A computed fold for an 83-nucleotide RNA from uncultured Rhizomicrobium sp., annotated as Glycine riboswitch aptamer.
RNA sequence: CCGCGCGGGAGAGACCUCAUCCAGCAUGAGGCGCCGAAGGAGCAACCACCCCGGAAACUCUCAGGCAAAAGGACCGCACGGGA
Numbered sequence: 001c002c003g004c005g006c007g008g009g010a011g012a013g014a015c016c017u018c019a020u021c022c023a024g025c026a027u028g029a030g031g032c033g034c035c036g037a038a039g040g041a042g043c044a045a046c047c048a049c050c051c052c053g054g055a056a057a058c059u060c061u062c063a064g065g066c067a068a069a070a071g072g073a074c075c076g077c078a079c080g081g082g083a
Base pairs, nucleotide, nucleotide: 001081002080003079005077006076007075008074013032015031016030017029018028019027020026033066034065035064039062040060041059042058046054047053
C1' cells in the first nucleotide's frame, strides 16, 4: 500500500402522475424538490520538479442516493499478500 472478515458509520420527498403488481414496496416513463461520504470530474493550500506531475472531508452533481433493507467516505479490531 492492497485485499478479505467483524463492528461503528451521516445527509436529503415512504413526493406527484401514468403503467405493471393482490396491496405495499419495488420496477419503467414523465415531472418538481433535495443530499454528498461509493465512483467520477474540477480548482487549490501544499508537496515534488530536468521533464512528466501528485494532491482534500473544498467545489460540481455525470453517476449514485433521499422510510427500512442494501450501499456508504472514514474509524477501530483481526488476518492475508506485496513493496